[in-house]
Molecule: small-subunit ribosomal RNA
Organism: uncultured bacterium
RNA sequence: AGAGUUUGAUCCUGGCUCAGAACGAACGCUGGUGGCGUGCUUAACACAUGCAAGUCGAACGAGAAAGUUUCCUUCGGGAAAUUAGUAAAGUGGCGCAAGGGUGAGUAACACGUGAAUAAUCUGCCCUCGAGAUCGGGAUAACAUGGUGAAAACUAUGCUAAUACCGGAUAAGACCACAUUUCACAAGAAAUGUGGGAAAAGGAGUCUCAACCUUCACUCGAGGAUGAGUUCGCGCAACAUUAGCUUGUUGGUGAGAUAAAAGCUCACCAAGGCUACGAUGUUUAGCCGGCCUGAGAGGGUGAACGGCCACACUGGAACUGAGACACGGUCCAGACUCCUACGGGAGGCAGCAGUGGGGAAUAUUGCGCAAUGGGCGAAAGCCUGACGCAGCAACGCCGUGUGAGCGAUGAAGGCCUUCGGGUCGUAAAGCUCUUUCAGCAGGGACGAAAAUGACGGUACCUGCAGAAGAAGCCCCGGCCAACUACGUGCCAGCAGCCGCGGUAACACGUAGGGGGCAAGCGUUGUCCGGAUUUAUUGGGCGUAAAGGGCUCGUAGGCUGUUCAGUAAGUCAGGUGUGAAAACUCGAGGCUCAACCUCGAGACGCCACUUGAUACUGCUGUGACUUGAGUUCGGUAGAGGAGUGUGGAAUUCCUAGUGUAGCGGUGAAAUGCGCAGAUAUUAGGAGGAACACCAACGGCGAAGGCAGCACUCUGGGCCGAUACUGACGCUGAGGAGCGAAAGCGUGGGGAGCGAACAGGAUUAGAUACCCUGGUAGUCCACGCCGUAAACGUUGGGCACUAGAUGUGGGAUCCAAUCAACGGAUUCCGUGUCGCAGCUAACGCAUUAAGUGCCCCGCCUGGGGAGUACGGCCGCAAGGCUAAAACUCAAAGGAAUUGACGGGGGCCCGCACAAGCGGCGGAGCAUGUUGCUUAAUUCGAGGCAACGCGAAGAACCUUACCUGGGCUUGACAUGUAGGGAAAAGCCAUAGAGAUAUGGUGUCCUUAGGGGCCUUACACAGGUGGUGCAUGGCUGUCGUCAGCUCGUGUCGUGAGAUGUUGGGUUAAGUCCCGCAACGAGCGCAACCCUUGUCCUAUGUUGCCAGCGGGUAAUGCCGGGGACUCGUAGGAGACUGCCGGGGUCAACUCGGAGGAAGGUGGGGACGACGUCAAGUCAUCAUGCCCCUUAUGUCCAGGGCUGCAAACAUGCUACAAUGGCCGGUACAGAGGGCUGCUAUACCGCGAGGUUGAGCGAAUCCCACAAAGCCGGUCUCAGUUCGGAUUGGAGUCUGCAACUCGACUCCAUGAAGGCGGAGUCGCUAGUAAUCCCGGAUCAGCAACGCCGGGGUGAAUACGUUCCCGGGCCUUGUACACACCGCCCGUCACACCACGAAAGUUGGCAACACCCGAAGUCAGUGGCCCAACUCUUUGAGAGGGAGCUGCCGAAGGUGGGGUUGGCGAUUGGGGUGAAGUCGUAACAAGGUAACC
Repeated sequence: AGAGUUUGAUCCUGGCUCAGAACGAACGCUGGUGGCGUGCUUAACACAUGCAAGUCGAACGAGAAAGUUUCCUUCGGGAAAUUAGUAAAGUGGCGCAAGGGUGAGUAACACGUGAAUAAUCUGCCCUCGAGAUCGGGAUAACAUGGUGAAAACUAUGCUAAUACCGGAUAAGACCACAUUUCACAAGAAAUGUGGGAAAAGGAGUCUCAACCUUCACUCGAGGAUGAGUUCGCGCAACAUUAGCUUGUUGGUGAGAUAAAAGCUCACCAAGGCUACGAUGUUUAGCCGGCCUGAGAGGGUGAACGGCCACACUGGAACUGAGACACGGUCCAGACUCCUACGGGAGGCAGCAGUGGGGAAUAUUGCGCAAUGGGCGAAAGCCUGACGCAGCAACGCCGUGUGAGCGAUGAAGGCCUUCGGGUCGUAAAGCUCUUUCAGCAGGGACGAAAAUGACGGUACCUGCAGAAGAAGCCCCGGCCAACUACGUGCCAGCAGCCGCGGUAACACGUAGGGGGCAAGCGUUGUCCGGAUUUAUUGGGCGUAAAGGGCUCGUAGGCUGUUCAGUAAGUCAGGUGUGAAAACUCGAGGCUCAACCUCGAGACGCCACUUGAUACUGCUGUGACUUGAGUUCGGUAGAGGAGUGUGGAAUUCCUAGUGUAGCGGUGAAAUGCGCAGAUAUUAGGAGGAACACCAACGGCGAAGGCAGCACUCUGGGCCGAUACUGACGCUGAGGAGCGAAAGCGUGGGGAGCGAACAGGAUUAGAUACCCUGGUAGUCCACGCCGUAAACGUUGGGCACUAGAUGUGGGAUCCAAUCAACGGAUUCCGUGUCGCAGCUAACGCAUUAAGUGCCCCGCCUGGGGAGUACGGCCGCAAGGCUAAAACUCAAAGGAAUUGACGGGGGCCCGCACAAGCGGCGGAGCAUGUUGCUUAAUUCGAGGCAACGCGAAGAACCUUACCUGGGCUUGACAUGUAGGGAAAAGCCAUAGAGAUAUGGUGUCCUUAGGGGCCUUACACAGGUGGUGCAUGGCUGUCGUCAGCUCGUGUCGUGAGAUGUUGGGUUAAGUCCCGCAACGAGCGCAACCCUUGUCCUAUGUUGCCAGCGGGUAAUGCCGGGGACUCGUAGGAGACUGCCGGGGUCAACUCGGAGGAAGGUGGGGACGACGUCAAGUCAUCAUGCCCCUUAUGUCCAGGGCUGCAAACAUGCUACAAUGGCCGGUACAGAGGGCUGCUAUACCGCGAGGUUGAGCGAAUCCCACAAAGCCGGUCUCAGUUCGGAUUGGAGUCUGCAACUCGACUCCAUGAAGGCGGAGUCGCUAGUAAUCCCGGAUCAGCAACGCCGGGGUGAAUACGUUCCCGGGCCUUGUACACACCGCCCGUCACACCACGAAAGUUGGCAACACCCGAAGUCAGUGGCCCAACUCUUUGAGAGGGAGCUGCCGAAGGUGGGGUUGGCGAUUGGGGUGAAGUCGUAACAAGGUAACC
C1' cells in the first nucleotide's frame, strides 16, 4: 500500500466482499511446562448454609457454669477455694456514613474541565490560647409477678456511671442595640452594654493526702482532611416531538437550612424558556482511559483509578460531625418462611456457594505473616478489605518436544510418459546431550525485637534415560501451497466471484505441499481498508443529486479611507491539567510478559503582560466606483379591461337541381326521393386569429399573436446633477404558477375523454371510420402539480477570437434622406482556442478560473409507498420511513449483431420467358406403424435416387436357434508334440465331430504347424458435447488481417472511410498514414484459330497397283486427326465520355474482344453443423460375451404421409417400312465378330483383339413413305395369368429379361412451388463405375437437334459496403412487461381484544416531619410544697403525604377473522406494453 466483483471488451460512477489489528468472549479439533494477568457481558432473578463490624472492664453496675482441688455427707448430695472479676447479657463511649458490591435509575451541574463560596459545615488528627467548680434526680441490668406458641411485651421494687439535669465562672465565639474604620457590591474589622460550658472523670507512680505523668473532657482561634452549594464551557438520538410553563418568572416580607436561593409560605407584578431546538419520547451511569486509525476521527467505558447513583419495590424520618443509612428504625406493597391462625420473621447488586436464565464465566479453600482499617493506654480482638493457594490455554510472555553423522537414496505409501519421480537424511544404524517434566538432597528474600498463610515454594546440587511431551487450518482467483481416486447439478462446498450435469487442482478420501504452532480454525462485535458523510478529504448537464419561479424575514457574507478600542487573532509568563496508563531513558525478576524510578506529553481552561496586519466593535467621521434617484429618447404577442373586424366551419330559411353523398388500405355504420351532397342568396351563433412570421420580440417563471382605445409593470440607450454602501443571498414565510380536474352561474360553432355503432383481428374493451356527453370558452372561487428542461440555482469579477441577428448611441462618408463603413452598450444564435470533463461535450450566455449565499445527493428494488402530521370540497398534494430482498442497478463511449431504419450495389432474387413439380401409375428414399428383427447413421436451406459406384447367401452391423472361450485375427515368453494343409467317408441344418488317407521347408541352429499355460486379443459397444483427419454451408460472396506510425485515459480507431470505377478491397484520384499478408485475378487442365516438328494402328489430295466393294496395297505428309512445342487477346489501335486518371461506350481488324466458354482451385471465420459405422484416437464399458463361428430369417414387412425421379395422359403424336450423321468410353475369370438355331430373351460355334488396328456398336431424335383421326383410342402401360431365358451352391420369402394374354389409373393437374440467360433450357440417344446377376427409371460422363426472354430493380429471398437507432452480445429463434394460478416471507389496514408507561381529576389516606391543642400523664428547676408554676409527653386535630381506588383521556406494544399491495420462487396460463420508426415514436 491494495485486491475481487456490473461489460463481448472499455472508461467512469457506485455498492457488496476480502486481506490487518483487537476482545471479560463462545464453539469445534487438539493439548508438555512455567511466569504474570483475567474470569455472570444474560435474570438490579430468587436464595439453603457459613462467614463479611466490632471493640473498650484504664467509663459503669452486676457477674456465672462445666471442670479441678479440699472438706462434709443420710452416699442422694452439699459447702468452700479455684476456674474468674473470666464467659454471656446490660448501661455508657467510639465505630457501624469507611472498606466491599452493583450499574437498575439518571440526558442531569450526574460527570469532565475551569472558576466562585465576602453564602457554608467539618468527629477523630495537628498547633495556639483559656478552663476543668458546686450539686441533683433517675434508669437498664437484676429480683418478684403477669401475658404470649413464639417474637416479645408489661407491673412493682433496688442500683451505678465519662448516661441525664441544674447552678457558678468565662472570651476577640454567637445574638440584639449603638458608634468608628475599611471595601467594587452582598460585606469585613474594631469598641461599648446585656444574655451562654464542662466528666470535682479513668489509669499509673508515690502513697496519709497533695504534687506529678498520661488518656479522656469544655470553650475559643487557626490548620489539615472531608463534605455541601453556585456558575462558564463541554458531554446521546428523534422535528413523523413545535410550542412548553402557574411556584411557573421576578419583587417585597416571613419561615426553613450548616449555607445563597420559590427551598417553602403570604401578597404584588405577568412574566420565563424555545428553531443556536424548549417541551416530549427513546436510549444511556460519567470520566482517566481502552481498541482502532498516518492523522483527523470512529467505537467503547470489563479489569485498575476518580466521581455519581442504588441496596427486595415505594415512602418517611430518627440518631449522628457526617445518612434520610447494603448486613439500622417506621409504614405500605410483592414474595418466601414459621405459627397453637391470635400473630411473627426475612432481604447475598459483601466472600464462597445453590437453583434459574444463558453460547458462556471459578473454591461453600488457607491466613491475618505482610499492607491497610475499627476499637483500645496497651496487650490484643475483629477484618471474605487484603495477602495467598485452587479451577479454566480465557489472554499475554517465556521454554521444550532433541543434536551431529548417516544413500543399498531400504521397506512401505502415493504418482507415473513404466524410464522413473516423491515422502527423503526423513527412517533404520552409529556417536552425543539432558533444558523442561520425574526422583533425591540442601533451601531462602518477603521480618525493623517476636510473628510466614504462601511453602519444604522460588532457587541450587545430584541421578537415570531420547527417554514422558504436536496439533490445527488451508492448497480455483483474491491468497502462500497440486496430483490421484470416488461421486456425477447427486452428495456436498461457498467470505465475494462462484464450483458439482462422467476426465472436478473448488465436493469426499489419500499422497504431497503451504501457513501457524500448544495451539489452530469458526462465529460474534468494533475500528481500519471506506476519500463509501469528504474539517483534513466528495459531489449535483447526461451516473443519485438545482427547489417550477419571484419577493422577502432571521441568518451568513459585504466597496474605499481615517481615528479609537483590543472581543476574535498572535506572542511571553503564571496556575491547573490526580495517580495509573502512553512515549523516551534507566533499573529489578536468568530473558520476556510483568514490576520500579526519572523525564516528556496531556491540543483544554482560567488569570496576567504585550502586539494591532486582518476580522469585529465605536464615530448623528469622510468618499464614490457598488446600488438607487432625476432628465431625454427608444423597441416590444409584457399585463388588465372595453369595444370592433374579416375569412372559415356548423346550423336555419328560401331558390336552382337530382341520386347519390360521405368515408377508407378496402369497406361498413351514418346522411339522402320527407330531396341530401353540390350551388346561389339571406340570417344566427360560438370559437380561433391565415399571410406578415423570423434559431425575431417581451416577460421572473408559467406564458404571451387580428385591429383600436383606456389603465399599467419592467427593460435598454444617452446625459447631467443628487443620495452616500442604502448591497448580495435567503432557512422558515408570502405571492405567482401550463394542462387536466373540482364548485357556482352562463355559453356551446368546431374539436372531443367517457359512451354507442361500423370495421380490422385468433381476440381488439385499441390503432382506422361514423356519431357523441363532460370538457375546451366566459365570470368568480379552489387545486398547486408537469420531461414546470438549457434536465445546467442566484450574484460579482477575470480569462483568444470568428460570424449572423434584434434594440440604442457616437463617428466617417454623403447637398438632405435612405443605403454603406467603423467604434461602443445591452439582448439572442452558430462555430471555435486555452482550460475543464468518465466520455459525450461546455467553451465571455462556461460545464473554465475564483469569492459569497441557498437548495439537494450518498447502491438497486421495496417507494416517493405505509403510518403520523399539515393543506384540500374531492381528486389528491407536501413532508417521509422500515421490514424484506439482490450483487448489482447505472452513465458515456467501442466493436459486432439486428431493425416491419435510410442510402448505394449485386445474384435466375424478382420481373420477362421456356419447361417442370404438386393430381395418376410405377420406381427409389424417408417418416410413421408393424415385427423376434424390420441393424445403424443423416433432419430447414445445408436429411429424405443421402452413407449405399448396386441387401437372394455373403455383404450384415439386426433377430431366432446351435456351437467355441488365449479365442476368427496379432505379438511375446515358457513347456510339450510330429500329429500339417488338403482329400475321402460317416453323423448333423451347418459350424463341427469321428475315422481313413496324406507327412512340408531347412544353411540342420531352426522355421512353419498343432497344443497347454500366462501376458493378451477382440468389440460396427458408449461419448462427433473429449478429439485428429475429412466434409457440408454461408460462398467463388469480396472480404479477413498484420507491422510500423498517428489519434484516443481506454476498449478501439486510422489504414479498409471518401469521389469515381470494376465481376472483384479490380484499378485510379484524394487522404495521417506508409507498407505487407491470406483471399480476387493470373499461373494449371480443357475447349475455340493458326504455325512448327513428327506420322502408326490415324489420314488419302496428287502418283501407281488391286477389288464386286472398302486406305485394301505400294507410297505420301498436303488435309483431317493424334502427340509435342509455339503463336494469338494486351482495352494493343481509332473515336466519344471521364479529373490529361482508372475506366467506360462505339468501331476497326481478328478464329476469338474486353476475366472468349467450361473446369480445378473455397480467405479469416460461422453453425459445440456432419461423421467414434471409412480410418485413427483419449476416457468409459463387455471379457465362457456387447467377442467369435454357423444355419435360417430380417434390412424388401404396409391403414397413412412426405421427398426425388421415370412413364404418360397423345396427332409437334402412336405404329409400320426405308434411310443418314456422333462423341466419349470399356474389354482376357474379358469384349466377342462370323455362321447356324430360337418370334424373343438367348443358345451353339468360335475369327480377331490386352486394342487410334479387333469387339461392345445398329446411335436415337432426324429425313422419306404409309397407316391411325380425337376415341380412355392402334393413347397409356400398371396389374394379373401362362410359358420361358440367363446369372448363380441356391431366384419361396426376394433377381433381371423375353414371349403370349390381360389392359388399371390417367384427358396436362388446387393452394403453392422448382430449374434455366446460349450451344443454355428443352429434347434425343450413347458409354462407364459398382457388378456372378440385378431391382439403374439412380449416379457420373459423352455427343445429336436446338429455342424464347431480360422493360427494369418498386416488390419477395440471399449477400456486400456506408450510415442510423438499440434496454440485443447464447447477439431478434434476442430482450422483456403486466394480470391470473400455486408456494413461502416480511409489512400495512382491520371489528375488536390484551398489556406497559407517563400524566391529570377526584376519593381514601399509612408511617412521619411540622403546626395546633393537650381536659389525661410526668423525677430533676422555681415557689408561699396535700399543691401550684415553668417545662415536657401520651392522645387528638390540621397541612403535606406513599401505596391503593374510581374516571375520562394520552402514548406505546402484543394478538386478531378478513383484507391490501410488496418481495422471492429452471421450465404454469393469457396476451405482447417497452427496447429498431418495436410494427399506433416514446416519455412526463